Transfer RNA from Candidatus Uhrbacteria bacterium RIFCSPHIGHO2_01_FULL_47_11, 72 nucleotides, folded computationally. RNAcentral records the identical sequence in 6 taxa. The coordinates come from a structure-prediction model, not an experiment, and the mean pLDDT is 81. NCBI's taxonomy places the organism under Bacteria, Bacteria candidate phyla, Candidatus Uhriibacteriota. Rfam family: tRNA. From the family's description: Transfer RNA (tRNA) molecules are approximately 80 nucleotides in length.
RNA sequence: GCCCCUAUAGUUCAACGGACAGAAUGCAGGCCUCCGAAGCCUGAUAUCCACGUUCGAUUCGUGGUGGGGGCA
Repeated sequence: GCCCCUAUAGUUCAACGGACAGAAUGCAGGCCUCCGAAGCCUGAUAUCCACGUUCGAUUCGUGGUGGGGGCA
């Protein structure tokens, strides 16, 4: 330099182009307990950026950025 893959809660992962973007775990509060742990209930938190296509984009297209890989 060229090509390919990838980017969603703190973390690990879901989500036919259409419902309030969900789950596990973690975190906070409550119940329980003598106090904890466990268990139960509740809550907060995310789509890498810009533009485009579309009635509608996490999803499709283009460019950029970060990460991984291959070739030279």